This is a predicted structure of a 355-nucleotide part of an RNA (small-subunit ribosomal RNA, central domain) from Odonthalia washingtoniensis. NCBI's taxonomy places the organism under Eukaryota, Rhodophyta, Ceramiales, Rhodomelaceae, Odonthalia.
[in-house]
Context: one part of a larger RNA
RNA sequence: UUGGGCGUAAAGUGUCCGUAGAUUGUAAAAUAAGUCAUCUAUAAAAUUUUAGAGCUUAACUCUAAAAGUAUUUUUGAUACUGUUUUACUAGAGUUUUAUUCGGAAAAGUGGUAUUUUAUAUGUAGGGUUAAAUUCCUGACACAUCUAAAGGAACAUCGUUAGCGAAGGCAACUUUUUAGUGAAAACUGACAUUGAGGGACGAAAGUAUAGGGAGCGAACAGAAUUAGAUACUCUGGUAGUCUAUACUGUAAAUUAUGAGUGCUGUAUUUUUAAAUUUUUGGUAGUUAAAUUUAGAGUAACAAAGCUAACGCAAUAAGCACUCCGCCUGAGGAGUACGGUCGCAAGGCUGAAACUC
Repeated sequence: UUGGGCGUAAAGUGUCCGUAGAUUGUAAAAUAAGUCAUCUAUAAAAUUUUAGAGCUUAACUCUAAAAGUAUUUUUGAUACUGUUUUACUAGAGUUUUAUUCGGAAAAGUGGUAUUUUAUAUGUAGGGUUAAAUUCCUGACACAUCUAAAGGAACAUCGUUAGCGAAGGCAACUUUUUAGUGAAAACUGACAUUGAGGGACGAAAGUAUAGGGAGCGAACAGAAUUAGAUACUCUGGUAGUCUAUACUGUAAAUUAUGAGUGCUGUAUUUUUAAAUUUUUGGUAGUUAAAUUUAGAGUAACAAAGCUAACGCAAUAAGCACUCCGCCUGAGGAGUACGGUCGCAAGGCUGAAACUC
């Protein structure tokens, strides 16, 4: 190299956009670069293979033929690939219509609860725990009433539901804005994937400026204990929140890359359309059922696959296109170098040696 793999054994980049590249719908015409056929020449001899001959045989030597693909010349073929031109609509996209949705950003508003402050009532305890202690309390606590302040999070609805590329997204209103699904019209292959590259990317962490109710690393005290740098309790700083920059990692998981086509049966849910019934004086509306269509989300299961577990139209089935990655365990995601970062560290990434 050929070959084999990547749910759990080593192996899918955290996700998307996208450059080069690779791959690429239907029909016709032209061309003949790839491709195929034909013809020509060259690729020294020796060597190799085959058939003979010569030394007594073999090795060896000699004679004749062959093999091989490559380059090249001539004349052709045109199915496929390529190139050029023309056309098409099943892929893809655009617009319009009605409609769905915790998608995103900004501004504003709301109620419950905790805490604190103030007034009042009231008096000796309160609070904590398995039990206690530290702790709070005559500077009047705890409890109860009223009022105010401030920050964070949004009970019920709520879900096997919904949306988003992923991370993720839930009080309410307004504004701006993205996307999916349905129908019609239009464009006419404009597509898929994607090395480098770019953007986004939980939590923790970093910088500056704010904010700080509750919770709470560190820290302090009290218990427990042989000890207790813990589990438990009382406090409590960073942090958690906002704005602007950085960091760029997670069991970033469906441990399952993206796209296309095909291969079963019967249920459930969401959306749209139509029909029927219901409500009603009519229209609209409400509720329910049925049918159809695509899309999405779940639970089972035949074939098939799998080492098994299991997967099973949302495949881990049958195929194709493109990218990434794997090759015994440890050493090690370490060292060195490079590069990014304010730092913490990230990315890239060995070897000796041991088994």